RNA sequence: AGAGUUUGAUCCUGGCUCAGAUUGAACGCUGGCGGUAUGCUUAACACAUGCAAGUCGAACGGUAACAGGAACUAGCUUGCUAGUUCGCUGACGAGUGGCGGACGGGUGCGUAACGCGUAGGGAUCCGCCCUGUAGUGGGGGACAACUCGAGGAAACUCGAGCUAAUACCGCAUAUGCUCUACGGAGUAAAGCUGGGUUUACCUGGCGCUAUAGGAGGAGCCUGCGUCCGAUUAGCUUGUUGGUAGGGUAAAAGCCUACCAAGGCGACGAUCGGUAGCUGGUCUGAGAGGAUGAUCAGCCACACUGGGACUGAGACACGGCCCAGACUCCUACGGGAGGCAGCAGUGGGGAAUAUUGGACAAUGGGGGCAACCCUGAUCCAGCAAUACCGCGUGUGUGAAGAAGGCCUUCGGGUUGUAAAGCACUUUCAGUAGGGAGGAAAUGCCCUAGCUUAAUAGGCUAGGGAGCUGACGUUACCUACAGAAGAAGCACCGGCUAACUCUGUGCCAGCAGCCGCGGUAAGACAGAGGGUGCUAGCGUUAAUCGGAAUUACUGGGCGUAAAGAGUACGUAGGUGGGUAUUUAAGUCAUAUGUGAAAGCCCUGGGCUCAACCUAGGAAUUGCAUGUGAUACUGGGUAUCUAGAGUAUGGUAGAGGGUAGUGGAAUUUCCGGUGUAGCGGUGAAAUGCGUAGAUAUCGGAAGGAACACCUGUGGCGAAGGCGGCUACCUGGACCAAUACUGACACUGAGGUACGAAAGCGUGGGGAGCAAACAGGAUUAGAUACCCUGGUAGUCCACGCCGUAAACGAUGAGUACUAGCCGUUGGGAACUUAGUUCUUAGUGGCGCAGCUAACGCGAUAAGUACUCCGCCUGGGGACUACGGCCGCAAGGCUAAAACUCAAAGGAAUUGACGGGGGCUCGCACAAGCGGUGGAACAUGUGGUUUAAUUCGAUGCAACGCGCAGAACCUUACCUACCCUUGACAUCCCGCGAAUCUUGUAGAGAUACGAGAGUGCCUUCGGGAACGCGGUGACAGGUGCUGCAUGGCUGUCGUCAGCUCGUGUCGUGAGAUGUUGGGUUAAGUCCCGUAACGAGCGCAACCCUUGUCCUUAGUUGCUAACAGUUCGGCUGAGAACUCUAAGGAGACUGCCGGUGAUAAACCGGAGGAAGGUGGGGACGACGUCAAGUCAUCAUGGCCCUUAUGGGUAGGGCUACACACGUGUUACAAUGGGCUGUACAGAGGGUCGCAAAGCCGCGAGGUGGAGCCAAUCUCACAAAACAGUUCGUAGUCCGGAUUGGAGUCUGCAACUCGACUCCAUGAAGUCGGAAUCGCUAGUAAUCGCGAAUCAGAAUGUCGCGGUGAAUACGUUCUCGGGCCUUGUACACACCGCCCGUCACACCAUGGGAGUGGGUUGCACCAGAAGUGGUUAGCUUAACCUUCGGGAGAGCGAUCACCCACGGUGUGGUUCAUGACUGGGGUGAAGUCGUAACAAGGUAACC
Repeated sequence: AGAGUUUGAUCCUGGCUCAGAUUGAACGCUGGCGGUAUGCUUAACACAUGCAAGUCGAACGGUAACAGGAACUAGCUUGCUAGUUCGCUGACGAGUGGCGGACGGGUGCGUAACGCGUAGGGAUCCGCCCUGUAGUGGGGGACAACUCGAGGAAACUCGAGCUAAUACCGCAUAUGCUCUACGGAGUAAAGCUGGGUUUACCUGGCGCUAUAGGAGGAGCCUGCGUCCGAUUAGCUUGUUGGUAGGGUAAAAGCCUACCAAGGCGACGAUCGGUAGCUGGUCUGAGAGGAUGAUCAGCCACACUGGGACUGAGACACGGCCCAGACUCCUACGGGAGGCAGCAGUGGGGAAUAUUGGACAAUGGGGGCAACCCUGAUCCAGCAAUACCGCGUGUGUGAAGAAGGCCUUCGGGUUGUAAAGCACUUUCAGUAGGGAGGAAAUGCCCUAGCUUAAUAGGCUAGGGAGCUGACGUUACCUACAGAAGAAGCACCGGCUAACUCUGUGCCAGCAGCCGCGGUAAGACAGAGGGUGCUAGCGUUAAUCGGAAUUACUGGGCGUAAAGAGUACGUAGGUGGGUAUUUAAGUCAUAUGUGAAAGCCCUGGGCUCAACCUAGGAAUUGCAUGUGAUACUGGGUAUCUAGAGUAUGGUAGAGGGUAGUGGAAUUUCCGGUGUAGCGGUGAAAUGCGUAGAUAUCGGAAGGAACACCUGUGGCGAAGGCGGCUACCUGGACCAAUACUGACACUGAGGUACGAAAGCGUGGGGAGCAAACAGGAUUAGAUACCCUGGUAGUCCACGCCGUAAACGAUGAGUACUAGCCGUUGGGAACUUAGUUCUUAGUGGCGCAGCUAACGCGAUAAGUACUCCGCCUGGGGACUACGGCCGCAAGGCUAAAACUCAAAGGAAUUGACGGGGGCUCGCACAAGCGGUGGAACAUGUGGUUUAAUUCGAUGCAACGCGCAGAACCUUACCUACCCUUGACAUCCCGCGAAUCUUGUAGAGAUACGAGAGUGCCUUCGGGAACGCGGUGACAGGUGCUGCAUGGCUGUCGUCAGCUCGUGUCGUGAGAUGUUGGGUUAAGUCCCGUAACGAGCGCAACCCUUGUCCUUAGUUGCUAACAGUUCGGCUGAGAACUCUAAGGAGACUGCCGGUGAUAAACCGGAGGAAGGUGGGGACGACGUCAAGUCAUCAUGGCCCUUAUGGGUAGGGCUACACACGUGUUACAAUGGGCUGUACAGAGGGUCGCAAAGCCGCGAGGUGGAGCCAAUCUCACAAAACAGUUCGUAGUCCGGAUUGGAGUCUGCAACUCGACUCCAUGAAGUCGGAAUCGCUAGUAAUCGCGAAUCAGAAUGUCGCGGUGAAUACGUUCUCGGGCCUUGUACACACCGCCCGUCACACCAUGGGAGUGGGUUGCACCAGAAGUGGUUAGCUUAACCUUCGGGAGAGCGAUCACCCACGGUGUGGUUCAUGACUGGGGUGAAGUCGUAACAAGGUAACC
């Protein structure tokens, strides 16, 4: 520091996710040791049991218990035991009294507050402690304890009597203190103990009283800071202030009475929710964000609520009273209790420890002290909960062992790892030794002070001795032995680490993207590896990354985001100069910012964690002093901002009134006759009752053609005939005046298209709704005919729009060029230039993700406002405000997804556009679709009808040929190292002939035969038998593959290098202008070149030449049997080798003078002459595992092999491709003529003869320019048939044959005789063909024993038509739109049905909380008191003062109750929409002109 994820790819926006650090954690697996920390985050839920606050006998009366002593008595051994008495002593239960139980310890309920933090303030108090000053005199009366009596179950209580004090109360004194009317008045105390003396007293210590101060603590007040919500906007009556009084330790409405009417709030009052605050902790570069365990400071609380008492201090955790809930005891009358102290229990929970030891240390309380108490504390126990440290061994060791795993079978890896050898012993274990934490108090001695004092006390020094829970301490030594000690997660990318097996969208994984449907590096296991390590992972949570709330540090034209517009309040910001001030600002000083923590430097534990010392830091606040540039405040002044005045200008700016013509419609009248109207086409509709058309007249409403213009005006919405009146703003020029008066603008106010609403008018045209007609599968639409609200006017509402420049307002600055509107100026005036205010188009810099913006900014800056923070849910719900309503404004959450989105790119697509090509259409010719048959396919059938091919691009296809074979299928019968290959062993030559059984395979026999080489051992080939390695498979996967092939398409395209442009995907080149069959060529050009394609080179055909001349040829010559037959010839044809020829080369025209095109000449051929071979990058997971090859899987007495028979040939049907026809351009018959290209020895076969014929016989010739298949047929000539199911057509069937072949039954072809179906030119639809082509005619070949209507070739005869590119199909190029990219066979919307989820409404119901009104009112406090009681003091002795109890009143008030509201949570029949879901139903709304442009 970044990374993954939206896309085919790209850039951006934007969310989600990950890598880091952390934790009081929990869970899973695992677990050796030690140190240091930490350990109920949940139920402030309930608690059994024990302990957690006592102490003082030197305050007191005392003596229940214990011990000692003394006295007496008894048993008795002069001493022991027992008893009684004595507080005499040590001590001490209970009690009186003092101090302490307000600290320490716990918890975080409440609290949004002066609670906390920080900095200050003044009107206060303070026990113990410290320092002073002054005192401590003299009396009195009680009450506990105790005794007696009484009640009660108990807790406890009552009565009578005795008694002490440092308990209580007077009196005296008053340094002081308090009050004061300045005269005065009021107000204290306590003793105990040590010593000396001895009873006069002296002295010390600890106390006590008053007062002054200190220290420390506490209370109060203030500034500033301190969470979320405005869907909480108003709150407040003791409220705000004053006066008087009360009250407090103390200021104060703290309380009361009266008076005034204030106080708080948009700088967020009030209300609601949540929460203890801080130092700090975690994270972060920081700023921040989150948090507030342990430690420390403050606060609050102590079962819940209220209350006071005592006290220095409490409204009191282990005190009291009352109320409530709960628990316990009870004799039912009444009582007791409060673990949020330490342990512990139950419960809750994912989850958090021992009912331990000790006061040894530190600290606290009491005490003179010893000492006692102390669950504070110190220790130990439990827990890997966290951090830190250590160990589980070290060295050597290659036969690279065995085993495992993988393998291309060679090997690799685990791996120096192990074993083996040599060594070490930390830790743990056993044994032994052994610090420090301990220093004091107290005791003894000495000195000083106090004192009369060598007592005592204090201070200082010295000495002896005592005190350790931890503790079997830390640490050290010895002993033995590698001995006791390694796991967890991960290995697709992010992210370090890879293979095998299993599984087969199953099981499962997953943080995100995503894996799994038979070859899974993603599941599970294994081997190996990577990471961390006594831990490792997971989950939860916080910060970070996230600049993803942006102060540092973001944005708003199109991604989320500028309010519809203006005016204007508060607020924010604000021109020049001078002067003053010093609030902001800056500097410096002082105080504070607790300690701990963080950081730095040292030190101590062997290191570290940890502990410890010092420093730094603590960015803050307060105060003082200083500076004065800038900002602010004050004062004065200025004119550049702003405004006013004067004079002009333009304008659909606004309002009111009037007025005009054209047009539509209606009405009246005339003319006139059959249609009009409307549409893609129609119909509804109107019209013979006279329409439409046309002429004249009238009425009425609405809107204003031309002018009209990216022209004008207005803030926006918006504004358009003309005239008048009223009225707002803008601009220009020049001067004068005011003197910052300005900009923006939360709330607020006004305006605000259309539609809509209310009342009243108006209503021509248009026109929601509605009706009818069409269209359609449907058509609640688009189209048509009608038509009501409405549109218009007046008044009043509504307040929204894609209210858009999707661009807030203002100011300043920053190249130019070209238009246009208004005004002004100058000049050289059909105009040009300058200037100003608008309004447009380009464009530099700059900006932008790009598109684009560009002085009218989206540039550069400043000021102010509004708004945004992933998509959906949701322009929604609830609440509030507004509205007559419709509805508007404000505006969430649950839940759900990993995207949603912007711009641009390349494709593809479009019922987008342009150009263009093709038998693509059109123009023609002939077919298919109808018939019969052939053939292939589907389907069906079957034991099997083997398998494959399936739109074009499967279907006369694989099959260039299924009777057996083929053959892969079925049935039956057989074989198991096999029909075939290699290796091993044994036997035998091989081989031939033949018998029996069987359907055959096969089985059992008989006979003949004895080879070749040899080193004589044997070997090679072949056959038979045997063993195991193996063979074999047309079994599966063409979606694991190679190869081959089809197709787009013989379409003209597809790319690359370098350069350039772009952030990039990409673009350019390859686009453009021409041209071509062509990305063919030319020109232009940020491109220049190149490659694969095109073309050419190749074959064939068309002309000529040369060469050659048999088997081919025959012009001339000769012969002839008249046949190139023979001689002969080499001319011709032909054959087959080599050449020539054609290149837009020439001429004319057109064109840019180019490329090229058009025409012409010449030529056999003319513009690639015709035909063929040749198929770019790629597409279709196209086809083929059954040609072949091949990975993986599967079968192995069978899915292999053999044999026989059957099947592939089935047959209600459907389709494709063909053949033959339907006839007269024809059929039949007779005669006559002309090819080419092929084949032939397992062959073609002549002549001759036989047969009606298929054919038979025959065997000349031919390994072929020689012989043969082999007569070509259409054609031509003649004749017949006469439009008919025929002299057309030949299917089907019967009979008889021929040929091939082991064999024609299933199941061949052909021949003859007989039979003579359908069919009379074929619906919708559809195919081929542009010239030697279509059509038509025959011939040949491959395969093949036989078996073509198929296929591949060959020639003969030989047309018609093409205006043209609108349309159909397909292709190419450019362009455009796109929400498509699996690419339109795309994408995608809504209802409905089903399941699940969260949520709104809902008659209500049940809780919580709270406001108001009222009732009621415990305890307490205060007042009153005529009842009762009463020690101290006073007294005139009667009583009084005072006090207590009781009663009563008042106030405040807890709990409780009633009524009525608010708010919140839960729940609710039914109901609303929303989300998700594999697949479903109906349509097709959107994306292309999405088929009616879309949207608000």
Molecule: small-subunit ribosomal RNA
Organism: uncultured bacterium